[in-house]
Molecule: Bacterial RNase P class A
Organism: Deltaproteobacteria bacterium
RNA sequence: GGAGCCGUCUGGACGAACGCGUCGGAACUCGUGUCCGCCGAGGAAAGUCCGGGCACCACAGGGCAGGGUGCCGGUCAACGACCGGCCGGGGCGACCCGCGGGAAAGUGCCACAGAGAACAGACCGCCGAACGGCGCCGAGAGGCGCGCGUGGCAAGGGUGAAACGGUGCGGUAAGAGCGCACCGCACUCCUGGUGACAGGAGUGGCACGGCAAACCCCACCCGGUGCAAGAGCAAAUAGGGAGGCGAGCGGCCCGCUCCAAGCCUCCGGGUACGGCUCGCUGGAGGCGCGCGGCAACGCGCGUCCGAGAGGAAUGUUCGUCGCCGGGGGAUUUCCCCCGGAACAGAACCCGGCUUACAGGGCGGCUCCGGCA
Numbered sequence: 001g002g003a004g005c006c007g008u009c010u011g012g013a014c015g016a017a018c019g020c021g022u023c024g025g026a027a028c029u030c031g032u033g034u035c036c037g038c039c040g041a042g043g044a045a046a047g048u049c050c051g052g053g054c055a056c057c058a059c060a061g062g063g064c065a066g067g068g069u070g071c072c073g074g075u076c077a078a079c080g081a082c083c084g085g086c087c088g089g090g091g092c093g094a095c096c097c098g099c100g101g102g103a104a105a106g107u108g109c110c111a112c113a114g115a116g117a118a119c120a121g122a123c124c125g126c127c128g129a130a131c132g133g134c135g136c137c138g139a140g141a142g143g144c145g146c147g148c149g150u151g152g153c154a155a156g157g158g159u160g161a162a163a164c165g166g167u168g169c170g171g172u173a174a175g176a177g178c179g180c181a182c183c184g185c186a187c188u189c190c191u192g193g194u195g196a197c198a199g200g201a202g203u204g205g206c207a208c209g210g211c212a213a214a215c216c217c218c219a220c221c222c223g224g225u226g227c228a229a230g231a232g233c234a235a236a237u238a239g240g241g242a243g244g245c246g247a248g249c250g251g252c253c254c255g256c257u258c259c260a261a262g263c264c265u266c267c268g269g270g271u272a273c274g275g276c277u278c279g280c281u282g283g284a285g286g287c288g289c290g291c292g293g294c295a296a297c298g299c300g301c302g303u304c305c306g307a308g309a310g311g312a313a314u315g316u317u318c319g320u321c322g323c324c325g326g327g328g329g330a331u332u333u334c335c336c337c338c339g340g341a342a343c344a345g346a347a348c349c350c351g352g353c354u355u356a357c358a359g360g361g362c363g364g365c366u367c368c369g370g371c372a
Base pairs, nucleotide, nucleotide: 001368002367003366004365005364006363007362008361009360010359012321013320014319015318016317017316018315020040021039023037024036025035026034028031042343046354047353049352050351051350052349053348054226055225056224057223061254062253063252064251066222067221068220069219070218071085072084073083074082075081086100087098088097089096090095101217102216106215107214108211109210110209123157124156125153126152127151130150131149132148133146134145135144136143137142165183166182167181168180169179170178185204186203187202188201189200190199191198192197230278231277232276233275240267241266242265243264244263245262246258247257248256285304286303287302288301289300290299291298292297323340324339325338326337327336328335329334
């Protein structure tokens, strides 16, 4: 200097004028009118993919069905999240990804191609030891040749995403774990580790592949519905009709509770006119410091209160500065002109994940090249 990997911050500032919303205060002409003051959208407020807080269902009890997760340890209110590891895969590397339990419990699938796709198989091939055949030599015994038949082989080639262990040596007629060495696999033991696992030693059959993000099996977890949850107030009325014997929980079973003129369902009528108040912002909260921990995070002390609207507020204009891009001048710094500024808006709240994002900044690490 270049190319990358990981983490993080910002994403306009200041001033003036006019204009908004909640809350607090003051005065008054007592109206939501006037004046003053504090505060007033996000890192994702988005998606609604997870987990909760909270509320209601009389207990949420047991089971089935259903759903979720899936290596180990830890953090957390909890999670499918996060942190730290193990193993596998990708990358020269920093790092990234994970469909991470079980295929001898059972069922199923592996198209096409190919001989053959799980205890399979001969298309091209290899062999000619054994038996037979043909040819030649030989008096004969027999020898040589052929690759013809019976037969032997799956090592070589081909097909395929994948071919029933891999490499090498021996052996054989030619071959084959047929034998051996190393690797791989299985079992047993030892060592280290909380553990997933890692390393080592010995023995051995030398072997029945993949897919469970196929059904399934195993282990653990899960009541349901959701702020349009729910609570209260105002106002009003007609209880008139029909049906059931039960009603209560997402489905089912058990259990439990309530009920008999009671409960449930439907039709019809009235009030509010889309009524008002609460829920609705002080929290698993933010920030600072210290301690513990590799870390996620935890503990202690101190400090702060950062929109709560209710059809939905936070805006407009001007000026200056800053940032980015282009052009010109100057040629350290600088000046002038023109243009531009991303994704995007709370609606009960919180912890995550995912997606979107113009430009700019900071920190750490890896690789390549050059110089000293």